Predicted 3D model of a 118-nucleotide RNA (TPP riboswitch aptamer (THI element)) from Thermogemmatispora carboxidivorans. It matches the Rfam family "TPP riboswitch aptamer (THI element)". Its family is annotated with thiamine pyrophosphate binding in the Gene Ontology. The coordinates come from a structure-prediction model, not an experiment, and the mean pLDDT is 75. Taxonomically the source falls in Thermogemmatispora (Bacteria, Bacillati, Ktedonobacteria, Thermogemmatisporaceae).
RNA sequence: GAUUGGACCUGGGGGAGCUCGGGCAAUCCAACCGGGCUGAGAGGGCCUCUGUAAGCGGGGCCGACCCCUCGAACCUGACCCGGGUAAUACCGGCGGAGGGAAGGGUCCGUCUGGCUGC
Numbered sequence: 001g002a003u004u005g006g007a008c009c010u011g012g013g014g015g016a017g018c019u020c021g022g023g024c025a026a027u028c029c030a031a032c033c034g035g036g037c038u039g040a041g042a043g044g045g046c047c048u049c050u051g052u053a054a055g056c057g058g059g060g061c062c063g064a065c066c067c068c069u070c071g072a073a074c075c076u077g078a079c080c081c082g083g084g085u086a087a088u089a090c091c092g093g094c095g096g097a098g099g100g101a102a103g104g105g106u107c108c109g110u111c112u113g114g115c116u117g118c
Stems, first nucleotide, its partner, number of pairs: 001111003005108003008104003011068004017037006023056002044062006074099003080093004
């Protein structure tokens, strides 16, 4: 000096599905509890909106987790195709297709150049 490796700092992006049981709910206010599957993660805390739709949902902030351009985190295609399952983006394909969020340079490692001494 380089760095495509690791840690760190600051900042940013993202998803939360399927299913079973209990409980609650037909008007003054329900958004709850537990189990199973895959997974890093399937909602841990707080706030808020919604009132009859056979419903238990939407939004915001924080947290956990993953990812940040040499980017398969995640989204789109997609109510896609094949397989399998109790069921599901569960597995594979689609597919290195399109989109997609980064800077610092303190430390370590690695590589490399120079100088000096023996």